[in-house]
Context: one part of a larger RNA
RNA sequence: CUCUCUUUAAGGAACUCAGCAAAAUAGCCCCGUAACUUCGAGAGAAGGGGUGCCUCCUCACAAAGGGGUCGCAGUGACCAGGCCUGAGCGACUGCUUACUAAAAACAUAGGUCUCCGCAAAGUCGUAAGACCAUGUAUGGGGGCUGACGCCUGCCCAGUGCCGGAAGGUCAAGGAAGUUGGUGACCUGAUGAUAGGGGAGCCGACAACUGAAGCCUUGGUGAAUGGCGGCUGUAACUAUAAUGGUCCUAAGGUAGCAAAAUUCCUUGUCUGGUAAGUUUUGACCCACACGAAAGGAGUAACGAUCUGGGCAGUGUCUCGAAGAGAGGCUCG
Numbered sequence: 001c002u003c004u005c006u007u008u009a010a011g012g013a014a015c016u017c018a019g020c021a022a023a024a025u026a027g028c029c030c031c032g033u034a035a036c037u038u039c040g041a042g043a044g045a046a047g048g049g050g051u052g053c054c055u056c057c058u059c060a061c062a063a064a065g066g067g068g069u070c071g072c073a074g075u076g077a078c079c080a081g082g083c084c085u086g087a088g089c090g091a092c093u094g095c096u097u098a099c100u101a102a103a104a105a106c107a108u109a110g111g112u113c114u115c116c117g118c119a120a121a122g123u124c125g126u127a128a129g130a131c132c133a134u135g136u137a138u139g140g141g142g143g144c145u146g147a148c149g150c151c152u153g154c155c156c157a158g159u160g161c162c163g164g165a166a167g168g169u170c171a172a173g174g175a176a177g178u179u180g181g182u183g184a185c186c187u188g189a190u191g192a193u194a195g196g197g198g199a200g201c202c203g204a205c206a207a208c209u210g211a212a213g214c215c216u217u218g219g220u221g222a223a224u225g226g227c228g229g230c231u232g233u234a235a236c237u238a239u240a241a242u243g244g245u246c247c248u249a250a251g252g253u254a255g256c257a258a259a260a261u262u263c264c265u266u267g268u269c270u271g272g273u274a275a276g277u278u279u280u281g282a283c284c285c286a287c288a289c290g291a292a293a294g295g296a297g298u299a300a301c302g303a304u305c306u307g308g309g310c311a312g313u314g315u316c317u318c319g320a321a322g323a324g325a326g327g328c329u330c331g
Stems, first nucleotide, its partner, number of pairs: 001326008010317002014315001027051005038147001052069005070074001082310005088304001089302002094106001110145007122131003148297001150295002153227003158224002160220005167215003173209002177205006185196003228246005255289001267283003271279001
């Protein structure tokens, strides 16, 4: 010097990103216990008192009471909850990155949409076959949301999905017809050669026929998604209930809001402090909240995130002393 411990005057979070770490609390019995609440809880709430040993009486698994007695101290060591309060998130128990993340992430019961009538839909496999399921719509698969209470607005123009079938477009295939090649044979001719050409065969073009799809038409938002601008106006000023106009499929409803979302921003006011970029309550000018990628509440719960307080503390003012282990120096 490092590590693991013990103690520490006065102060008591002044430390620090942050009370990280440590201290503190602690068992059992009795008394007592708030807001809020889904009436179960909250609750060991909080906050008090008792606790050894001996003996007596009532009594008799025990407990309580009386009397006495010792110590600074009686759950005498070990063991063994710190508590209260505001706010966010997630309802909860559960699950997760085996070896840096345990969470607000995942799951969940509940909600809703959608597919599926059983040789089911869906999934694996080329297939046989298998799962689903020895199940059968109070069932099974998939998507989203995520207890519970209150709710879930407008837009179907685009995209998707579902339905309709009059019309348009439209493939392979089929195909009337037209046409090319070949071709027995015919013509010309002296030979080489040239021209024509039946049937069949092989091609080219092709009227017409031809499903789904697309175009078309309607529906559908707890489908994918979207939910405006400019400008005037009230008897101070300011503001604009109200008017005009442009655009749109429709112009953001309820609720909430500087928020896990607010750039400007330490917004403004307010509570808390002597002093508060954090924090509480409000305001609303929401750069860029918003209704199942749910909205806003909510008792209980949480090794969750964050503000404050009490208690007690070597975290600190600011160090000090001691024990053990290691290191280093000398021997």